Source information
A computed fold for a 154-nucleotide RNA, annotated as FMN riboswitch aptamer (RFN element). The sequence was found by an Rfam model in a public genome assembly. Its mean pLDDT, the model's own confidence on a scale to 100, is 80. Of the family's consensus pairs, 97% are formed in the model.
RNA sequence: AACAGUCUUUGGGGCAGGGUGAAUGAAUCCGGAAAACACGGAUGCAUAAUUCCCAACCGGCGGUACAGUCCGCGAGCCGACAGCGCAUAGCGCCGAAGCACGAUCCGGUGUGAUUCCGGAACCGACAGUAUAGUCUGGAUGAGAAAAGACUUGU
Numbered sequence: 001a002a003c004a005g006u007c008u009u010u011g012g013g014g015c016a017g018g019g020u021g022a023a024u025g026a027a028u029c030c031g032g033a034a035a036a037c038a039c040g041g042a043u044g045c046a047u048a049a050u051u052c053c054c055a056a057c058c059g060g061c062g063g064u065a066c067a068g069u070c071c072g073c074g075a076g077c078c079g080a081c082a083g084c085g086c087a088u089a090g091c092g093c094c095g096a097a098g099c100a101c102g103a104u105c106c107g108g109u110g111u112g113a114u115u116c117c118g119g120a121a122c123c124g125a126c127a128g129u130a131u132a133g134u135c136u137g138g139a140u141g142a143g144a145a146a147a148g149a150c151u152u153g154u
C1' cells in the first nucleotide's frame, strides 16, 4: 500500500398563483291532511380538491464525457414455510426464492456525450381521502451505496 475482516457515521426531493364545485352548513320559499318538528324538492349564499382543469415544482445509488428517460442496482406492489401480535372460523406484522417494476427525441460542439449546450417531449408503487410523483400513512422503517476508524489476517 492493496485485498479480506470488524465497527461507526451518512444515506430522497417536490403544487407558487388561478379556475371549477362533489359534499357540508344555516337561511328563504314550495309540497302532503291545522301548525310546528321531521322528511322531500327548489333558490341564492357561505365553507369547500396541494387529488379534477390551467399552470407550478421535484429527480436515490454505481457505471459511462457531467444522465429521472442508456446499462446495472436499490426502494415501493404480490409472496410459501416458520415466527410474532390481536378483539383468534380469522385478521395484521415480518418475509426467502421467485414474480412484477415507468419514461427521449432532434439539432450543435467534440476523438468521444440518448449524459454537455440549444429546442421540443415524456415518466413516476401501495393504502386513505373529491380522482394524488408533490398531502397523510406504513416509515424514528428499509436500502443501493458513500465516507471514516481499527491494524487482526493474507
Base pairs, nucleotide, nucleotide: 002154003153004152005150006149007148008147009146010145017054018053019052023047024046025045027043028042029041030040031039056134057133058124059123060073061072062071063070068122069121078098083093084092085091086090104120105119106118107117108116126137127136128135